Small-subunit ribosomal RNA from uncultured Thermosinus sp., 1421 nucleotides, folded computationally. The coordinates come from a structure-prediction model, not an experiment, and the mean pLDDT is 84. It matches the Rfam family "Bacterial small subunit ribosomal RNA".
RNA sequence: CAUGCAAGUCGAACGGGGAGCAUAGCAAUAUGCUCCUAGUGGCGAACGGGUGAGUAACGCGUAGACAACCUACCUUCUAGAUGGGGAUAACACCGCGAAAGUGGUGCUAAUACCGAAUGUGUCAACCUAGGCGCAUGCCCAGGUUGAGAAAGGUGGCCUCUGGAAACAAGCUACCGCUAGAAGAUGGGUCUGCGUCUGAUUAGCUAGUUGGUAGGGUAACGGCCUACCAAGGCGACGAUCAGUAGCCGGUCUGAGAGGAUGGACGGCCACACUGGGACUGAGACACGGCCCAGGCUCCUACGGGAGGCAGCAGUGGGGAAUCUUCCGCAAUGGGCGAAAGCCUGACGGAGCAACGCCGCGUGGGUGAAGAAGGCCUUCGGGUCGUAAAGCCCUGUCAAUCGGGACGAAGUUUACUUAUGCGAACAGUGUAAGUAAGUGACGGUACCGGAGGAGGAAGCCACGGCUAACUACGUGCCAGCAGCCGCGGUAAUACGUAGGUGGCAAGCGUUGUCCGGAAUUAUUGGGCGUAAAGCGCGCGUAGGCGGGACGUCAAGUCCCUCUUAAAAGGCCUGGGCUCAACCCUGGUAUGGGAUGGAAACUGACGUUCUUGAGUGCAGGAGAGGAAAGUGGAAUUCCCGGUGUAGCGGUGAAAUGCGUAGAUAUCGGGAGGAACACCAGUGGCGAAGGCGGCUUUCUGGACUGUGUCUGACGCUGAGGCGCGAAAGCCAGGGGAGCGAACGGGAUUAGAUACCCCGGUAGUCCUGGCCGUAAACGAUGGGUACUAGGUGUGGGAGGUAACCAAUCCUUUCGUGCCGGAGUUAACGCAAUAAGUACCCCGCCUGGGGAGUACGGCCGCAAGGCUGAAACUCAAAGGAAUUGACGGGGGCCCGCACAAGCGGUGGAGUAUGUGGUUUAACUCGACGCAACGCGAAGAACCUUACCAGGGCUUGACAUCGAGGGAAGCGGCUAGAGAUAGUCGCGUCUUACCUUAGGGUAAGACCCGAAGACAGGUGGUGCAUGGCUGUCGUCAGCUCGUGUCGUGAGAUGUUGGGUUAAGUCCCGCAACGAGCGCAACCCUUGCCAUUAGUUGCUACGGAUAGGGCACUCUAAUGGGACUGCCGGUGACAAACCGGAGGAAGGCGGGGAUGACGUCAAGUCCUCAUGGCCCUUAUGGGUAGGGCUACACACGUCAUACAAUGGCCGGUACAGAGGGCAGCCAACCCGCGAGGGGGAGCCAAUCCCAAAAAACCGGUCGUAGUCCGGAUUGCAGUCUGCAACUCGACUGCAUGAAGUCGGAAUCGCUAGUAAUCGCGGAUCAGCAUGCCGCGGUGAAUACGUUCCCGGGUCUUGUACACACCGCCCGUCACACCAUGGGAGUGGGUUCUGCCAGAAGUAGGUAGCCUAACCGCAAGGAGGGCGCU
Repeated sequence: CAUGCAAGUCGAACGGGGAGCAUAGCAAUAUGCUCCUAGUGGCGAACGGGUGAGUAACGCGUAGACAACCUACCUUCUAGAUGGGGAUAACACCGCGAAAGUGGUGCUAAUACCGAAUGUGUCAACCUAGGCGCAUGCCCAGGUUGAGAAAGGUGGCCUCUGGAAACAAGCUACCGCUAGAAGAUGGGUCUGCGUCUGAUUAGCUAGUUGGUAGGGUAACGGCCUACCAAGGCGACGAUCAGUAGCCGGUCUGAGAGGAUGGACGGCCACACUGGGACUGAGACACGGCCCAGGCUCCUACGGGAGGCAGCAGUGGGGAAUCUUCCGCAAUGGGCGAAAGCCUGACGGAGCAACGCCGCGUGGGUGAAGAAGGCCUUCGGGUCGUAAAGCCCUGUCAAUCGGGACGAAGUUUACUUAUGCGAACAGUGUAAGUAAGUGACGGUACCGGAGGAGGAAGCCACGGCUAACUACGUGCCAGCAGCCGCGGUAAUACGUAGGUGGCAAGCGUUGUCCGGAAUUAUUGGGCGUAAAGCGCGCGUAGGCGGGACGUCAAGUCCCUCUUAAAAGGCCUGGGCUCAACCCUGGUAUGGGAUGGAAACUGACGUUCUUGAGUGCAGGAGAGGAAAGUGGAAUUCCCGGUGUAGCGGUGAAAUGCGUAGAUAUCGGGAGGAACACCAGUGGCGAAGGCGGCUUUCUGGACUGUGUCUGACGCUGAGGCGCGAAAGCCAGGGGAGCGAACGGGAUUAGAUACCCCGGUAGUCCUGGCCGUAAACGAUGGGUACUAGGUGUGGGAGGUAACCAAUCCUUUCGUGCCGGAGUUAACGCAAUAAGUACCCCGCCUGGGGAGUACGGCCGCAAGGCUGAAACUCAAAGGAAUUGACGGGGGCCCGCACAAGCGGUGGAGUAUGUGGUUUAACUCGACGCAACGCGAAGAACCUUACCAGGGCUUGACAUCGAGGGAAGCGGCUAGAGAUAGUCGCGUCUUACCUUAGGGUAAGACCCGAAGACAGGUGGUGCAUGGCUGUCGUCAGCUCGUGUCGUGAGAUGUUGGGUUAAGUCCCGCAACGAGCGCAACCCUUGCCAUUAGUUGCUACGGAUAGGGCACUCUAAUGGGACUGCCGGUGACAAACCGGAGGAAGGCGGGGAUGACGUCAAGUCCUCAUGGCCCUUAUGGGUAGGGCUACACACGUCAUACAAUGGCCGGUACAGAGGGCAGCCAACCCGCGAGGGGGAGCCAAUCCCAAAAAACCGGUCGUAGUCCGGAUUGCAGUCUGCAACUCGACUGCAUGAAGUCGGAAUCGCUAGUAAUCGCGGAUCAGCAUGCCGCGGUGAAUACGUUCCCGGGUCUUGUACACACCGCCCGUCACACCAUGGGAGUGGGUUCUGCCAGAAGUAGGUAGCCUAACCGCAAGGAGGGCGCU
């Protein structure tokens, strides 16, 4: 807001109209009856129904009051109702208007309206008597005066009256009417108490508060007016602002509480917005009126109409909320005498799983554990008795049939009784009989038949939290309440299977309470986590010593009353149960009466111990003012004196030859007061320090004079309050923000230096803050000790006190109980209690903004929010780290020797290139590394040509022994072809052979093979590294709430957690050491191939020596001295081949680095399967502007070259080492002896030594590069081998910054061997020869160990973290302004309306003979 409905009814109040019927009449018409009703009139419409905008209020709740009030209809009672009058709707006629509507004239009735009469009572005034109340006052009785009422209707009847007949104006009954008294009901008003947030709202108030008088109202009242007074409210929160209907109740909670006010019930308020009155018993009126505004609609443009926050319904808004249903049958309401009418109140139905309750979707049996799905360790497991199958049941739905309760009345008719009455009329009341009344609804319910048929979903499965696997995905897609999941094996995403939970629902979202003791009354805190005001004085308030008495406010008890109903709880009952409904009971609150008197309180009296006071004392940087002193700095003057002074890490600026610094004398001025001086003193705190004087505050001790609780705390308030700063005036020596200069530095607006202004000082006035700290408010009482120190008093000794003892007030340390999260505190409490105040409630934003107050300013006090984070924080623990500390190691530095970095080459790597330059390794700890040896092979890479059960394993139809030797094509793989060959075993046999099996070969289909493909961040194994560093742990005990500690720390000592001592620890394990190998000495045993003094020599002899290789010995701080703690141990010495671990090796704790390796091997997922597998030939791994690592060789004379001559060790050798001898300049070739090796060979060791030459030069150094000619290996040296000869002869003249190795048989230097290997070594692994220098020492660099300390680090300093800037986004602030809302104040204009006034107009009732008046209305104001 369209539309419909939601308040009408009464003809028994009235006149009229209409319809029908009857009678009379020809008819017009008349009379009567019945029905309907536009209007007048009455009652209702103020109830019922809706909504919550407003309202912080006597609005609501609760308890009261009205002696200050009203109340229609209803009930009871008293009295009455007499007699008149004038109008007006309707209606008729004439008009106006589109309509809504309206004007004029004329007629008419009433229970409409108006006088008059009467006046029991009523009201008002006055007079008199009595009674009552908490007060104002009230009640009652009597008297006088005045005012002021009414209406009839219907039925019946003839007793009365009239008429004398009917009938009525009579009588009677009922319904009405008037005056009044009372009741009931409903309302009005007043009061106590309670009722949200904000103080960044602190002052509000002029009708304001009160009085007097009047007005007004139903009624009290500043409700209104006049006058008078100047009050009233407020920190116990006025005023203002924001928000909100209040309650019974509802949700939650153990409760106390917290939140809330939807449905139902009570109250209030509102009805388009604002204002107003009228009518009425009742309204300032949801479906009435007037005005203004806004909106919508109609219109003939002149004007009109409307108000769903009634029931339905529509549009819009929104996350979202229903039918334009049925009925008045019941309950209730209005009207009526009644029938009855009206009733979207109500009773019902409809829609929505929106809620609560109940029920079903089947039950039993059923293992081949079916099929299928999923998982799988491939065996199986699971869905799962689940299904199927078999046997049953029959709720619900569907179908057929029966079928309610809710209905009892009112009423009508009749009967009876009874009241009134003259009455047998009539009527009222009561009882009985009969009739009739159901929207829901053919609903609930009951019965029949058939049949498992028609009926299960949603969420979750990482932890909280019940429930797990697979696949997909790969920090993507996504999840998420918190923690957090997802970057290739995701129980966390998605899907599936399975499982868990609930179930016609399930999950999500929002809100409230709970958990939250996280606003703490019950029931918290404030040293360091948030939190004690900087300190005092003191107002209000809170709290307060002993005794006695009184009162009874608090408190407690009895009783009464109230707390509506509903709801809740308990009890019983009704729907089959339940939800739901019904009966009875039940009260923490408020009020009243009475009582008790312990405690609190009030009042009175009293006491002295709290508090104060007097007296007697001593201590003190307590405060204020005045005076005064010396040392020192600076400056000025003068003297002496000369070249520097000063300053720093080092310097420079600066001062100084115009004479500084230094030094002496004199003077000026300001500021501060050395020593004493002390966790000493004083003060409330800030703070106070030379000395003297004056004034002055407080504390302490002793005594016990006086007062008699005078006390404690303290919101506001007031005062004090370091430093800096501000204002005014002084002062100014030193110091010294700002500023200047010099340095430092990348810079240096700093640290350091030279200057220097404010300031620092004084007087007066502001400021009001500090880590104003003990980070600890004040007061009182109580609770073990020990030990210092300051002030005082007392005691003891015959005296003296400095020792000692007691006591008291301060001020420290240690420590017990107790307490604390811990650290710690601990009679000076952070212990145990009480009283009062202040303060806190996650971090940031922020002590910021705005507002207010204060201030000259600076700024202070008070003090948010938006937004943002999932923490911020405390204490302690273990580590790690520190340009922290202590102690101690290491070729770590230092001291030395030799190198690298420069050159050319070799080799590895990066990069680049490429078809490919396969892959891995990346600080130390990748880079001559895997690789102990890439021409093919290796080989994993590339291009090509080929294979597809495959090169390899198992199964396997069929065929063939296997195999061997040729030929053709091709780059080869391969393809084709010829020939030879005919195995072993068993059985059968026709004796020819056949069959089967075996090894092996070919081979179809398929299971499968294969992968140096990916993941070393899925793994095993192995390895590197810290580090051969001395550490890493455990059991029991003890300590701690705990993490954890102790042991393992400490004192010594060591190479060592090695050992000793000590110790709440006692032990033990893995590491260290030792045991093992090798080397150095000796002994014994054994001697061939070794050795050999025998021998001329092979042979032979011998085994002493060397040697070989087996067994033993030896070294253990054992001995001596010293040091040390009487220890461990260290230092020195002796002896000894060797001395304090003799040298070297093997040996690597718990762990770290997601260290390295999937390309040794093994292995989980994943991936490829005519290819990412397998085979082949060729190429590549060998590239080359460049960069790096590691070697070798050099640059030369300690050398090169030539010649000569010595001395090793350890190895290797049969597809091997290869002698002698011969050839070749040589690499090598020929040759063939010896050797399976202490026998033979490789094999020459080289440096060294001797001699010669070269003479400092790019060389007789150096050898790169290149040319030619060769050798060897090998199928094959082009890409791409090594070596030889001749020739060529590059760079390089000792290497920048930087950096590596080494401490003794080491570095340096010299050669030899081996593995790999056909060949290829400057690499690697070994071997011996020659053979140094240096170490003061631990400050520094690096690494490490241990104790301790700090920490905001724990991915552990390569950590963490701050600010600016750039870009984007979010939130907020400012911003010239601008728009809107709300409130207040002053003023202007001002509708309707009400009250008063009224000079204009109009006017029936009353008065008056009339004129006119009274009264009224309109208009104006």